[in-house]
RNA sequence: ACACCAUCCAGAGUGGCCGAGAGACCUGGCUCGUUGACGCCACAGCAACCACCGCGCGAGCGGCAGGUGCUCCCGCCAGGGGCGAUGGAGG
Repeated sequence: ACACCAUCCAGAGUGGCCGAGAGACCUGGCUCGUUGACGCCACAGCAACCACCGCGCGAGCGGCAGGUGCUCCCGCCAGGGGCGAUGGAGG
C1' cells in the first nucleotide's frame, strides 16, 4: 500500500512567520481571504482513542495525561463515490 473496528452537530485560542488562494475530490451553490485567509511554528488549552494506575466475577466505572488527535463554521450545504479525516488493532 491493503483490508477490519470505532468516532466525526459536545469541548477548547493567543502570539509570530508566510503571501494568494482556501473550505479533501466531481457537479451545482454558499462562504472565508491582501483589514492577510489557507498553511507553518511557539505557547496555552480541550477531549480521552491507546498506554499506565485503582476498583469490579464481568459488562464496565473512576483517575492520570506518557503516545496521538483536536481548538470559527455539522466533514460549509445538496447530490455522488473504489469517499475523506482521526484513533485502534492487524498485515
Annotation:
This is a predicted structure of a 91-nucleotide RNA (SAM riboswitch aptamer (S box leader)) from Kineococcus aurantiacus. The coordinates come from a structure-prediction model, not an experiment, and the mean pLDDT is 80. The sequence is in RNAcentral, with records from Rfam.